Predicted 3D model of a 534-nucleotide part of an RNA (small-subunit ribosomal RNA, 5' domain) from an uncultured bacterium. The full RNA is in RNAcentral, with records from ENA. Model confidence (mean pLDDT): 87 of 100.
Context: one part of a larger RNA
RNA sequence: AUUGAACGCUGGCGGCGUGCCUAACACAUGCAAGUCGAACGUGAAAGUCCCUUCGGGGGCGAGUAAAGUGGCGCACGGGUGAGUAACGCGUGGAUAAUCUGCCGGGAAGUCGGGAAUAACGGCUGGAAACGGCCGCUAAUACCGGAUGCGCGGUCCGAGCGAGUCGGACCGGAAAGGGGGCCUCUGCAUAUGCUUCCGCUUUUCGAUGAGUCCGCGUCCCAUUAGCUUGUUGGCGGGGUAACGGCCCACCAAGGCGACGAUGGGUAGCUGGUCUGAGAGGAUGGCCAGCCACACUGGGACUGGAACACGGCCCAGACUCCUACGGGAGGCAGCAGUGGGGAAUAUUGCGCAAUGGGCGAAAACCUGACGCAGCGACGCCGCGUGGGGGAUGAAGGUCUUCGGAUCGUAAACCUCUGUCGGAAGGGAAGAAAUUGCAUUCCGCUAAUCAGGAGUGCAUUGACGGUACCUUCAAAGGAAGCACCGGCCAACUCCGUGCCAGCAGCCGCGGUAAUACGGAGGGUGCGAGCGUUAAUC
Numbered sequence: 001a002u003u004g005a006a007c008g009c010u011g012g013c014g015g016c017g018u019g020c021c022u023a024a025c026a027c028a029u030g031c032a033a034g035u036c037g038a039a040c041g042u043g044a045a046a047g048u049c050c051c052u053u054c055g056g057g058g059g060c061g062a063g064u065a066a067a068g069u070g071g072c073g074c075a076c077g078g079g080u081g082a083g084u085a086a087c088g089c090g091u092g093g094a095u096a097a098u099c100u101g102c103c104g105g106g107a108a109g110u111c112g113g114g115a116a117u118a119a120c121g122g123c124u125g126g127a128a129a130c131g132g133c134c135g136c137u138a139a140u141a142c143c144g145g146a147u148g149c150g151c152g153g154u155c156c157g158a159g160c161g162a163g164u165c166g167g168a169c170c171g172g173a174a175a176g177g178g179g180g181c182c183u184c185u186g187c188a189u190a191u192g193c194u195u196c197c198g199c200u201u202u203u204c205g206a207u208g209a210g211u212c213c214g215c216g217u218c219c220c221a222u223u224a225g226c227u228u229g230u231u232g233g234c235g236g237g238g239u240a241a242c243g244g245c246c247c248a249c250c251a252a253g254g255c256g257a258c259g260a261u262g263g264g265u266a267g268c269u270g271g272u273c274u275g276a277g278a279g280g281a282u283g284g285c286c287a288g289c290c291a292c293a294c295u296g297g298g299a300c301u302g303g304a305a306c307a308c309g310g311c312c313c314a315g316a317c318u319c320c321u322a323c324g325g326g327a328g329g330c331a332g333c334a335g336u337g338g339g340g341a342a343u344a345u346u347g348c349g350c351a352a353u354g355g356g357c358g359a360a361a362a363c364c365u366g367a368c369g370c371a372g373c374g375a376c377g378c379c380g381c382g383u384g385g386g387g388g389a390u391g392a393a394g395g396u397c398u399u400c401g402g403a404u405c406g407u408a409a410a411c412c413u414c415u416g417u418c419g420g421a422a423g424g425g426a427a428g429a430a431a432u433u434g435c436a437u438u439c440c441g442c443u444a445a446u447c448a449g450g451a452g453u454g455c456a457u458u459g460a461c462g463g464u465a466c467c468u469u470c471a472a473a474g475g476a477a478g479c480a481c482c483g484g485c486c487a488a489c490u491c492c493g494u495g496c497c498a499g500c501a502g503c504c505g506c507g508g509u510a511a512u513a514c515g516g517a518g519g520g521u522g523c524g525a526g527c528g529u530u531a532a533u534c
Base pairs, nucleotide, nucleotide: 001533002532003531005530006529007528008527009526012381013380014379015378016377017376018374019373020339025337026336027335029334030333031332034072035071036070039069040068042066047060048059049058050057051056079292080291081290088217089216090215091214092213093212094211095210098209099208103205104204105203106202107201108200109199110198111145113143114142120135121134122133123132124131125130151171152170153169154168155167156166157165158164176197177196178195179194180193181192218264219263220262225255226254227253230252231251232250233249235247236246237245267289268288269287270286271282272281273280274279294315295314296313297312298311317328318327319326320325345371347370348369349368353367354365355364356363384414385413386412387411394405395404396403397402418475420470421469422468423467424466428461433456434455435454436453437452438451439450440449478523479522480521481520482519483504484503485502489518490517491516492515493514499506500505
């Protein structure tokens, strides 16, 4: 000088930060990932009105709620640091060894068919979780067929080489939905046309990712030898992709004092702290990368996972049970127990920023924005300013003269920061959408769509910040130290006792070193102590 600090004493206000360093211990409860009816088929009830043969029926509620099929998302965002000494990270490269949903640009297409299945209905099993059988139905769900510019594979040729160009053969796609318009022989929720959003194939880009390599990356030699898929080859499997990644066969290699192997410790970095620097220490908040998600293992789906709030198996633990069987995973946000010297609210809001889905409105979002608690840190402000000497009273000391606390107080006067009260009162809001209007606009035409302008509409924080006014010196100072180092001295008590102490050392009858007091010194809403680093 510094700290994610803790402890002791003390404590007025505000701003900005920051807050389980220990048990990756166990978790009650709530919330943290959904959304789309403009992909699809179904489809209530309460309530209310009407009719009624009093059994019921009908309208609105409402094509709403709801569940289901389907699509996209759930691999992002958020948490933690257990493991990892490793191409994990940092840095620089390689990928002619690779992939990339959504997004942007280009090219081509979107033809014609089929069979099912949930929801639903009936029957039925189970305490439950959850099922079983039969029957019906739709789609942008599923499956054939057609077409193939480009695409993939094989072969041939050119070229001269993993590429490119040309040719032949083989193979392989799709899905519709919303708005608007036209009225002719027919068609009238159609068909057609048009537009927007989709769908299929392909190419380029963008973004993201996989893999490989050089160099760097802690301690122990009281760890000296290690290795059989081991090292290499041939062939194959597998992968988006190279590779002993895996497998069969063949060879006998590979690493190591330039520290292999083993053991210990540890997430890495940008940075942070310190220091004149070199260096040393460190990796909390924020940002990048990695790893993990009760423990261990595995795959499925998918563009991407071997997947925190998905699935399966095993294990430990907890819970429910009708004993047959089931359910669960806070290292998400709060919160609880426990551990600990020690670390916060079971708060408000999606108004902003960002994300998911949606054409949009909107919905979801413990990301995030805010608020709450803690002097935990940094910074700012205040606890008053001026005058005031018979130097009051009182305390302490005294050589008894006095000295000192001390302009300090009282008293007079002034001001109004913070806090208090009252009134006013933001920025953060631009969008989106609706209405009106101008222009562009594909098209046979209109609409849709796009651009602009005006009006209206949206604030958790919050009646907060801020401003004005009112009252009022009124509510706001402590802590450590005073032997030397080191700034600050006397009295009393105690008597090697009680005690102090960072080092030297103090205390055994005058102790500036113990305890108290007066005084002083240093900092000040803090001051000390402890721990830790330089």